[in-house]
RNA sequence: GGGGGCGGUCGGGUGGUCGCUGCACGGCUCCCGGCCGUGCAGAGGAAAGUCCGCACUCCACAGGGCAGGGCGCCGGGUAACACCCGGGAGGGGGCAACCCCUCGGACAGGGCCACAGAAACAGACCGCCAGCGGCCCGCGUGACCACGCGGGUGCGGGCAAGGGUGAAAAGGUGGGGUAAGAGCCCACCGGCGUCGGGGGCAACCCCGGCGGCCAGGCAACCCCCGCCCGGAGCAAGGCCAAACAGGCGCGAGCGCGCGGCCGAGGCCGCGCCGGGGUGUGGCCCGCACCCCUCGAGCGCCGGGUAGGCCGCUUGAGCCUGGGGGAGACCCCAGGCCCAGAGAGAUGACCACCGCCUGAAGCGCGGUACCCUGGCCGCACCCCCGGCCAGGCGACGCGCGUUCAGGUACAGAAUGCGGCUUACAGACCGCCCCCGCCG
Numbered sequence: 001g002g003g004g005g006c007g008g009u010c011g012g013g014u015g016g017u018c019g020c021u022g023c024a025c026g027g028c029u030c031c032c033g034g035c036c037g038u039g040c041a042g043a044g045g046a047a048a049g050u051c052c053g054c055a056c057u058c059c060a061c062a063g064g065g066c067a068g069g070g071c072g073c074c075g076g077g078u079a080a081c082a083c084c085c086g087g088g089a090g091g092g093g094g095c096a097a098c099c100c101c102u103c104g105g106a107c108a109g110g111g112c113c114a115c116a117g118a119a120a121c122a123g124a125c126c127g128c129c130a131g132c133g134g135c136c137c138g139c140g141u142g143a144c145c146a147c148g149c150g151g152g153u154g155c156g157g158g159c160a161a162g163g164g165u166g167a168a169a170a171g172g173u174g175g176g177g178u179a180a181g182a183g184c185c186c187a188c189c190g191g192c193g194u195c196g197g198g199g200g201c202a203a204c205c206c207c208g209g210c211g212g213c214c215a216g217g218c219a220a221c222c223c224c225c226g227c228c229c230g231g232a233g234c235a236a237g238g239c240c241a242a243a244c245a246g247g248c249g250c251g252a253g254c255g256c257g258c259g260g261c262c263g264a265g266g267c268c269g270c271g272c273c274g275g276g277g278u279g280u281g282g283c284c285c286g287c288a289c290c291c292c293u294c295g296a297g298c299g300c301c302g303g304g305u306a307g308g309c310c311g312c313u314u315g316a317g318c319c320u321g322g323g324g325g326a327g328a329c330c331c332c333a334g335g336c337c338c339a340g341a342g343a344g345a346u347g348a349c350c351a352c353c354g355c356c357u358g359a360a361g362c363g364c365g366g367u368a369c370c371c372u373g374g375c376c377g378c379a380c381c382c383c384c385g386g387c388c389a390g391g392c393g394a395c396g397c398g399c400g401u402u403c404a405g406g407u408a409c410a411g412a413a414u415g416c417g418g419c420u421u422a423c424a425g426a427c428c429g430c431c432c433c434c435g436c437c438g
Base pairs, nucleotide, nucleotide: 001434002433003432004431005430006429007428008427009426010425012353013352014351015350016349017348018347020042021041022040023039024038025037026036027035028034029033044409048420049419051418052417053416054415055414056233057232058231059230063285064284065283066282068229069228070227071226072225073087074086075085076084077083088103089102090101091100092099093098104224105223109222110221111218112217113216125163126162127159128158129157131155132154134153135152136151137150138149139148140147141146171189172188173187174186175185176184190214191213192211193210194209195208196207197206198205199204237310238309239308240307246301247300248299249298250297253273255272256271257270258269259268260267261266274292275291276290277289278288279287317336318335319334320333321332322331323330324329354407355406356405357404358403359402360401361399362398363397364396365395367394370391371390372389373388374387375386376385377384
């Protein structure tokens, strides 16, 4: 000097004119309403997505279970989380710094593994081997009787080591052994099981002995195990004012006991039992309340209201300093107030500046090519070649010089903690790699 990795910050500013919203103060109005003036404040890191977690509000104040949903290596952080931090294991990318993917269980059970391939809990396509009281050919001995060797073919047998298929097919290398082979045997390695030791809170890691045990994958398939979860949502939910109109239907006891009345048909009261309904997702149990024809509730049709105020912004808040911690984060002290709109507020114009890009100009540096002069090779010149000086010079750097263009993604609506997505450019810190100089 260049490139990369990780983390953090900013992401326009200033002034003026006019115009918005909130708050405070003052003034004008009899009051309200409204108006005027001054001061202060006024979109985000994502306000987006609506994927999670909560706060808050209401229902239940009685809960329990089933179903359903979420999470899934270990430890920690947090109000909480599917988030964050640190660590572990398997795998991947990069020379590296570093980055990415995944994470309970396949021996509880069920199910699936297409096509290809011989074969996917299972086996022989290509091949290798030797046998045959078989056949053919060649050679040798010794003569078509026999024997041996080699080749081909047929039959039966042995093999799964080599090759092929595939996402995945009997662990790898070497040796022994065999007719040929095979974890058949052996050595080492890998995996698994088991026993013992060490480290770590743990997930796990390391070491040693023994054992030939060596046949899967998929659980974002059903499932099993462990832990967690009431439901709705600011259009939640309160207050005030105003207005109106209800109608129809469904709907649960032919019960028992006592007492009274009595017109012997029944009626009234009380109690018991039974039944019906409502209670913020479904079902069951339970509980509470209401009701059983003067009927709780449910359903359909229809009418009125859509106005105003609250909720509404002081928060698991922000900033600074100190302390603890590897870190997420926590503790202490001090300081600050930082939008609350309501069809939804910050906009329009002008000027200057900042940042980025381009062009011109100026300054510095400047290889090749070319031009001018000189010297040398080389003898008088030319040509050719080389060297030195100067000039030009694509290009690079700088400039408070000029001009032009641009200024990212993008607007709160109850609030906060995350995740995900979008984003021109600028700055800072640490780390890695390459080149050059000392």
The prediction has a mean pLDDT of 77. A computed fold for a 438-nucleotide RNA from a Chloroflexota bacterium, annotated as Bacterial RNase P class A. NCBI's taxonomy places the organism under Bacteria, Bacillati, Chloroflexota. Rfam family: Bacterial RNase P class A. Rfam's curators write: Ribonuclease P (RNase P) is a ubiquitous endoribonuclease, found in archaea, bacteria and eukarya as well as chloroplasts and mitochondria. It was read from a public genome assembly, where an Rfam model found it.